This is a predicted structure of a 410-nucleotide RNA (Bacterial RNase P class A) from a Gemmatimonadales bacterium. Its Rfam family is "Bacterial RNase P class A". Rfam links the family to the GO terms dimeric ribonuclease P complex, ribonuclease P activity and tRNA processing. Taxonomically the source falls in Gemmatimonadales (Bacteria, Pseudomonadati, Gemmatimonadota, Gemmatimonadia). The sequence is in RNAcentral, with records from ENA.
C1' cells in the first nucleotide's frame, strides 16, 4: 500500500443583510395590536427499557404470592449504568462476547440420528466357548485352510449425535476395562499471594458426579402505589347540597289600577264555639313560591415550570470511572405546540479540465497535484412540553488519535 481494530470530534459551514414565527422585558396603544431589545431544539429532544428528584396517596409489625438482580471491588444520589480486575469462550493479533450463585434438595425435559439420552446400553467389531458347513490334500482312515448357528465376555476400535458414564501413555488381559500406574482433569485439605473474586503450591481421595436452572425449584438480595392530566391557590353560568327567613313572588299591558303564573299546605296536642258538618285562638313536626348566606366540584385564570446531582475552562487526588478547588457563564419554557425562507460574498467536498506518477503489448485502471474560467452539492436520523443519571435503538457524510498483520502486493 491493502486489510482490519479500538476510540473520540463534529451532525451544516462562517460573515452580513432582507422578510417572517414564538417568548421575555421597556415603551406606546383606539386594546385589535405596534414598537425596540434579547433569547429561541438534539446527539440522539426518540423509545418509555431501567434509576432518581420532585409531588400526592397508604403505612404498627411479621409472612405469602409476585416482580426483578446474580463473580469482586470501586464509583455514583440511585441503578439492571459505568470503571478497573478475576474466570470462562472466540480471534493470528490489536480486541470481542458472556443472565457469570446452586445439577451429590427434589421435580420436568434431552428432537432427529443412533445399539443405547441416564440407577443405560451392545449395530458393526473383538475374544472364549462351540453345534455345524468345508476348499483342498490323501487309494482309505482321516487331516484340514476357512465360514461358523447358540451361550458368554467385553467397551480398546468404528458408527450416530449438541452430547456417549473421565482424558493421554504404559502395564495387564482370552479380548478389555481406574483392574493397576504416570501424569492431566475432578473432589477434599492445609499453605502461600491477593481487600475480594481468584491464583500458585504441597498433600490426600477414589473416579464416585451427562446436559439443561434465558424449565420449574432451591439460596441470597432489592421493592407500598400512582404519576406535572402529580399537586397547590383562584373560581363563572346552570342544575344539585347545607343553614336562615318566609306569605307573598315574578310577569306583561303602562302605573297608586287590570291580567296572567308559582305559592299561600300538611300534622301533633290543648282549649274554645256550634246540634252536627266545621270553624277560631295556641301550639309540635315536616314541606313550599321566593329572598338571603355558605360550601364542594366543572369551565376558566394563575402555579408547579426551569439555576440545575447545570455548562464552560483551569488545577489538584485518583490506573481510571469519578472527586475536589477556582474562575466564569445563565442556555426554550407552551398552548396541540415558535426556531424558517431568500439573496451576497467566502469556505469545504465531488465532476468535469490541465499536469506528473505506477501498471499494462495495448486499450484502459489507480494513485498524486492543481484550481484561472465552468457545473453540482453542504445532505442522513429526526421536533423540547416537569427535570435529571443511564441504557438501547435510528443516523448522509466528514475529521482525529492510537494499535494490529493470518494471507497478499511494493
Nucleotide at each position: 500500500c491493502g486489510g482490519g481494530c479500538a476510540g473520540g470530534g463534529u451532525g451544516c459551514g462562517a460573515u452580513g443583510g432582507u422578510c417572517g414565527c414564538g417568548g421575555u422585558g421597556g415603551c406606546c396603544u383606539u386594546c385589535g395590536g405596534g414598537u425596540c431589545a434579547u433569547c429561541g431544539a438534539g446527539g440522539a429532544a426518540a423509545g418509555u427499557c431501567c434509576g432518581a428528584g420532585c409531588u400526592c396517596c397508604g403505612c404498627c409489625g411479621g409472612g405469602u404470592a409476585g416482580a426483578c438482580u446474580g463473580c469482586c471491588a470501586g464509583g455514583u444520589a440511585a441503578c439492571g449504568c459505568c470503571u478497573g480486575g478475576g474466570c470462562g469462550c472466540c480471534g493470528a493479533a490489536g480486541g470481542g462476547c458472556g443472565a457469570c450463585g446452586g445439577a451429590a434438595a427434589g421435580g420436568g425435559c434431552c428432537a432427529c440420528a443412533g445399539a443405547a439420552a441416564a440407577c443405560a446400553g451392545a449395530c458393526c467389531g473383538c475374544c472364549c466357548c462351540a453345534a455345524g458347513c468345508a476348499a483342498g490334500c490323501g487309494c482309505a482312515a482321516g487331516c484340514a485352510a476357512g465360514c461358523g448357528a447358540a451361550g458368554g465376555g467385553u467397551a480398546a476400535g468404528g458408527g450416530u449425535g449438541a452430547a456417549a458414564c473421565g482424558g493421554u501413555g504404559g502395564g495387564g488381559u482370552a479380548a478389555g476395562a481406574g483392574c493397576c500406574c504416570a501424569c492431566c482433569g475432578c473432589g477434599c485439605u492445609c499453605c502461600u499471594g491477593g481487600u475480594a473474586a481468584c491464583a500458585g503450591g504441597a498433600g490426600u481421595g477414589g473416579c464416585a458426579c451427562g446436559g439443561u436452572a434465558a424449565c420449574c425449584c432451591c439460596c441470597a438480595g432489592u421493592c407500598g402505589g400512582a404519576g406535572c392530566a402529580a399537586g397547590g391557590c383562584c373560581a363563572a353560568a346552570u342544575a344539585g347540597g347545607c343553614g336562615g327567613c318566609g306569605a307573598g313572588g315574578u310577569g306583561u299591558g303602562a302605573c297608586c289600577c287590570a291580567c296572567a303564573c308559582c305559592g299561600c299546605c300538611c300534622u301533633u296536642c290543648c282549649g274554645g264555639a256550634g246540634c252536627a258538618a266545621u270553624c277560631c285562638g295556641g301550639u309540635u313536626g315536616g314541606a313550599c313560591a321566593g329572598c338571603c348566606g355558605c360550601g364542594g366540584g366543572u369551565a376558566g385564570g394563575c402555579u408547579g415550570c426551569u439555576a440545575g446531582a447545570g455548562g464552560u475552562g483551569u488545577c489538584u487526588g485518583g490506573u481510571g470511572a469519578c472527586a475536589g478547588g477556582c474562575a466564569u457563564c445563565c442556555c426554550a419554557g407552551a398552548g396541540a405546540g415558535a426556531u424558517g425562507a431568500c439573496c451576497a460574498u467566502c469556505c469545504u467536498u465531488c465532476c468535469a479540465g490541465c499536469g506528473c506518477c505506477a501498471c499494462u503489448c495495448a486499450c484502459g485502471u489507480g494513485g498524486c497535484g492543481u484550481a484561472a474560467a465552468g457545473g453540482a452539492a453542504g445532505a442522513a436520523c429526526a421536533g423540547a412540553a416537569c427535570u435529571c443519571g443511564g441504557c438501547u435503538u435510528a443516523c448522509g457524510g466528514c475529521c482525529c488519535u492510537g494499535c494490529c498483520c493470518c494471507c497478499g502486493g511494493g